[in-house]
Context: one part of a larger RNA
Order: sequence, then C1' cells, then structure tokens
RNA sequence: UGACGGGGGCCCGCACAAGCAGUGGAGUAUGUGGUUUAAUUCGAAGCAACGCGAAGAACCUUACCAGGGCUUGACAUCCCGUGACAGCCAUGGAGAUUGCUUAGUCCUUCGGGACACCUGUGCAGGUGGUGCAUGGUUGUCGUCAGCUCGUGUCGUGAGAUGUUGGGUUAAGUCCCGCAACGAGCGCAACCCCUGUUGUUAGUUGCCAUCAUUAAGUUGGGCACUCUAACGAGACUGCCGGUGACAAAUCGGAGGAAGGUGGGGACGACGUCAAAUCAUCAUGCCCCUUAUGUCCUGGGCUACACACGUACUACAAUGGCUAUAACAGCAGGAAGCAAAACUGCGAAGUUAAGCGAAUCCCUUAAACUGUUCCCAGUUCGGAUUGUAGUCUGCAACUCGACUACAUGAAGUCGGAAUCGCUAGUAAUCGCAGGUCAGCAUACUGCGGUGAAUACGUUCCCGGGCCUUGUACA
Repeated sequence: UGACGGGGGCCCGCACAAGCAGUGGAGUAUGUGGUUUAAUUCGAAGCAACGCGAAGAACCUUACCAGGGCUUGACAUCCCGUGACAGCCAUGGAGAUUGCUUAGUCCUUCGGGACACCUGUGCAGGUGGUGCAUGGUUGUCGUCAGCUCGUGUCGUGAGAUGUUGGGUUAAGUCCCGCAACGAGCGCAACCCCUGUUGUUAGUUGCCAUCAUUAAGUUGGGCACUCUAACGAGACUGCCGGUGACAAAUCGGAGGAAGGUGGGGACGACGUCAAAUCAUCAUGCCCCUUAUGUCCUGGGCUACACACGUACUACAAUGGCUAUAACAGCAGGAAGCAAAACUGCGAAGUUAAGCGAAUCCCUUAAACUGUUCCCAGUUCGGAUUGUAGUCUGCAACUCGACUACAUGAAGUCGGAAUCGCUAGUAAUCGCAGGUCAGCAUACUGCGGUGAAUACGUUCCCGGGCCUUGUACA
C1' cells in the first nucleotide's frame, strides 16, 4: 500500500421488511447429468453451465457410427497436352458411381482469353490437439462511482498528498474548507423511442360542414385523426421555508410533462490464466491411399433414474355454448392470398387484388348473455386405437395438424426457493425471425390492470472513512 475480520462509523440496492404472483408436489415440453449404445458428434459447469452455442437434427444440416468408394483429391493456384461446355439412353448398383451412344471448337485486337477433361509438380484438405501460446469477440463484478496522471510539497524509502474533512447528490454531482494546483478515463449531457404542441405537406390516410352510397363508396374538403420532416417546450427558470450570504433540499404556482419526466443505446482502470482454436483469424504440434473427401443407411429423438427452465392444470374470479364489440408491432412475389364452392374438420378446388398507409395475412383474446351446482365432475387433458389432411424424392426409426373414440395423474404442493415498486406485477391474445414442413422456446407488440414499502435491527451484495492483523 492492499486484502481480510462472526471490528467500528456513514450510505446504497426488490438486499431484508410490507405485499402480489410463482417454483419445489402432478402430466407434458425442453436442456443437462447419469446410464445405455456401433454411434448416442462437440462445446458450456456456483452466482456468470443446464428452452445455453442451436433464429428451428426426417435426408441435407452433421462434425458421430456401420458399410461401400476415391487418392493432386469435394475446393485453390501453376505447368504440359487435348477439347466447346456437353447431350441422350437408363445397363449394373443402396447410392457414390459404372457402362453405352451421338455431335464435335465458345470469344478474339490472332498475342491470347474463358470453360471442361487428362498428365505432372510444388501442394490442397483437417469441426484433429493446445482458449494455460494468441488476435478478435463475449460474460461477470456493475451503469457500481470509481480508476489514474503532470507539476509541486512531505517522507531515507515503499509511498503519501491531491481523491481526506464539513455539507449535498442517482453520481469523485456540486459547494465550502484545505500544500496543494491543474488534467485525463469514467458520471452527466450530446443520440434513438415515448409523453404536449406549432409549421410544412395531404395520398394509398382522414371526414366537421354540403350532396351521394349497402359502405369515406363517390363528388368535395385537408378543419380533425394520422403519417414524417423541421421547430418549440423543463432550466430548480419563478415564489416561500430550511441552509453557511453556498451547493442543495422541502413545499407551492404555472404547465401535457418537475426536479435525471418514462424507456433504450452507451459499460472507466481492472478482476475471474472466466468463455470461445467448432463463427472467423492465427503460432506450435499432429494426420497425408487418411484424423482428408464422396455416398447409402443409422445416430444426435435411446431410458431403472436425478436436477434446471417452461407450458397445461387441479376449477365457479371457472367450464361449455351463443351473440356481438375494441388493438398494436410486424410480414408478403419460388410470396401474402380475399370472395365463392366442397368437406364435421385439418384442408381442397377455383381465383380477384397486392412488390402494398391502397390488396392480403386479419375473426384479436380476455370482455358480455345463457347453462352447469361443487363432483375426480359438462374440471383436467396425458395416453392409446381407428380414419384422414398438409409439406416434402421420402414422415418406419423421427414431422405438424384434424375428426371420432379412449379419458391417466392431478383437489393448490414438505424442507427450501425465485421474480416484481406502476402502465410495473399478474393476466389476455397477436405478430415476427429461423423455416419446404415443424415453437409450450426466443424477440417484439398491444388489451385489461393491482397490492405494498412502517422502516434499515437482521440476511446478501456493493461504496467511503477508520481500526486490528503472526496474510501478500
């Protein structure tokens, strides 16, 4: 100087407390461990691995296994030679591939070039090893308020001072004081979305007035809504109290908004030899008729069990049924698909419109009315049988969905434990990416919309000062 203390002081955080809803019990989905297996590819491991890499394993993907093939190679470059590229048949084969047959020179500045095949040489290739050789990227403490430097001063020196102290703040934020005076990286602000409003602009958007219609449908209009560009607006600016005449804080006015308005992006010096050689790049090591490469089939989907994360429930704040309302974000051409018809339905047939403020996806659902009357039920939907639909060469291993039948566990969950402070929790649906097909996951969107916070003694984590130490 740090680190540590079941030392002290001050302070903060959904840290506790006060509340709300959960997990832990059930079934299923999914990930992991374990076991099994020819293979169940690899990585991730307390918080910070475990619906994680994977924004989607039937083939492909695919790295794994079995079998069948190839060896300058599936891919790149150079050289020699030949030739258009290639097409057809469908012979053997699971396919990779093998066999057969036909036609035979594309461009040219005539130097050559492009493409294909063959030969040869260096060489290609490796998701093989090492993240403890590395770059890059990322997690975490933590959006915590800290981390440092120059000069000066003090100390033999390590170092100290500044950065401590008195106040204050979300903040090393600001003020005052002070052997310090300044400065940098962080904080804040500058950026984006949202909340109010003005101007400009009115089509595909809108409709107050006038006409018109089944309908903003049409004439008309751009007031209003909205769209999207530029502005305004909030600064403790104003008033009062407190304060040290300060910083600031408390209350108030005005205001759409008040003291950082709400949310996002943004992550200092560093810590964990944290993660990643399987995104990529890369040193070294290793393989080179194989640890490379092509193909068929299988596996990654196994199942006495254990754990994590979710979904659905156990019901009446509910189930069934009926009717009719109200969103927003997005997406659409190898696409989104209306209407009509067929089918109980998944869906099919046909087909308008739309590269979309125009058309489509698109009926939002919770809401409201009827019924059920507390039951393992008109709760719950697992499991299984049969018959189908769709995608796709192909749904056996191993897809999703539909109809009929079947109708398991489950009556609110032990010890323990997680999230959340407001348009939040809870609850309700919708969209998108991935994607041929496949979502209880993920990323977004809107609808309905709470309770509680006395307080900081205690648990956990963190910041500052101080003290002890046989630790570095």
Predicted 3D model of a 472-nucleotide part of an RNA (small-subunit ribosomal RNA, 3' major domain) from an uncultured bacterium. It matches the Rfam family "Bacterial small subunit ribosomal RNA". Its family is annotated with structural constituent of ribosome and ribosome in the Gene Ontology. Its mean pLDDT, the model's own confidence on a scale to 100, is 82.